[in-house]
Context: one part of a larger RNA
RNA sequence: CUGGGCGUAAAGCGUGCGCAGGCGGUUGGGUAAGACAGAUGUGAAUCCCCGGGCUUAACCUGGGAACUGCAUUUGUGACUGUCCGACUGGAGUAUGUCAGAGGGGGGUGGAAUUCCAAGUGUAGCAGUGAAAUGCGUAGAUAUUUGGAAGAACACCGAUGGCGAAGGCAGCCCCCUGGGGCAAAACUGACGCUCAUGCACGAAAGCGUGGGGAGCAAACAGGAUUAGAUACCCUGGUAGUCCACGCCCUAAACGAUGUCUACUGGUUGUUGGAGGGUAAAACCUUCAGUAACGAAGCUAACGCGUGAAGUAGACCGCCUGGGGAGUACGGUCGCAAGAUUAAAACUC
Numbered sequence: 001c002u003g004g005g006c007g008u009a010a011a012g013c014g015u016g017c018g019c020a021g022g023c024g025g026u027u028g029g030g031u032a033a034g035a036c037a038g039a040u041g042u043g044a045a046u047c048c049c050c051g052g053g054c055u056u057a058a059c060c061u062g063g064g065a066a067c068u069g070c071a072u073u074u075g076u077g078a079c080u081g082u083c084c085g086a087c088u089g090g091a092g093u094a095u096g097u098c099a100g101a102g103g104g105g106g107g108u109g110g111a112a113u114u115c116c117a118a119g120u121g122u123a124g125c126a127g128u129g130a131a132a133u134g135c136g137u138a139g140a141u142a143u144u145u146g147g148a149a150g151a152a153c154a155c156c157g158a159u160g161g162c163g164a165a166g167g168c169a170g171c172c173c174c175c176u177g178g179g180g181c182a183a184a185a186c187u188g189a190c191g192c193u194c195a196u197g198c199a200c201g202a203a204a205g206c207g208u209g210g211g212g213a214g215c216a217a218a219c220a221g222g223a224u225u226a227g228a229u230a231c232c233c234u235g236g237u238a239g240u241c242c243a244c245g246c247c248c249u250a251a252a253c254g255a256u257g258u259c260u261a262c263u264g265g266u267u268g269u270u271g272g273a274g275g276g277u278a279a280a281a282c283c284u285u286c287a288g289u290a291a292c293g294a295a296g297c298u299a300a301c302g303c304g305u306g307a308a309g310u311a312g313a314c315c316g317c318c319u320g321g322g323g324a325g326u327a328c329g330g331u332c333g334c335a336a337g338a339u340u341a342a343a344a345c346u347c
Stems, first nucleotide, its partner, number of pairs: 004318003007301002012315001014200004021193003025087007033080002035076008048064006090190001091187003095182004102176007109153001113149008124135002161168002205246006214240002219235004257314006265292011296303002320347003329340004
């Protein structure tokens, strides 16, 4: 190098965009770099075959074959490349139409909670397995009225929808991305994948400035217990929220990379289109999202047209357990740390 793999055994980068690189639809013509065929030249020794020389062998040596190579030259024109031309099926644009918690900004609403003020009212409230800490005669809890604040949006709500992923939910307005379907007008291969790179990336955490109702690491107290640095209770600060800037990790999961083609069905559901109906039902079709299952695959579990089936293109990754995702070095970061990533030793 070839060969084996990656849902759960080791193994799919968290996700996308994308330069280089790799790969690339149909058709006509040219070319001849790759490719293929012929010829010529050249290809030490070794190895192999047939001989020869040391008494034999090792060793030395003659010839042959081979050295699947390289160079030159002649040719072929299917395939790859390249150049010129054409095409529309891939891809995209335009048109019409549709659904949506897709993103950013602004405004606004009601319920609840807590707090404040006032009224009514009196001895309890709260909490637990049971209690206690706590709150309350300086009038609590309860209840009524008024006010303030912050955060989250019950029902609708769904195996539902949207988004590349992370993720996204009251209502209204503005700005804005993507997608589906229909018809087939336009461009004419403009495509797929992608090392390095760039961008996005839950929660927690960090910096500066705000905000702070509820909840709540840390912390304090009360219980429990042999102990209880816990589970339970009463409090409670960072934080949770906003703006800007960092961090860049997750069981970032479908533990399943992206794209394309092909391969029986059944049942639901979402969004379109066509047919059908008085309206429905229903039928066809495309795109999603679920359940079950032929063939096939799989160690089994299971997967099964949304494949883990059958194939192709490109990328990433794996190679016994521990040591270790650690040390050292590099890069990044304010830090926390992240990333890249061994070895000794040991079983």
This is a predicted structure of a 347-nucleotide part of an RNA (small-subunit ribosomal RNA, central domain) from an uncultured bacterium. Its Rfam family is "Bacterial small subunit ribosomal RNA". Gene Ontology terms of the family: ribosome and structural constituent of ribosome. The full RNA is in RNAcentral, with records from ENA, Greengenes and SILVA. Model confidence (mean pLDDT): 89 of 100.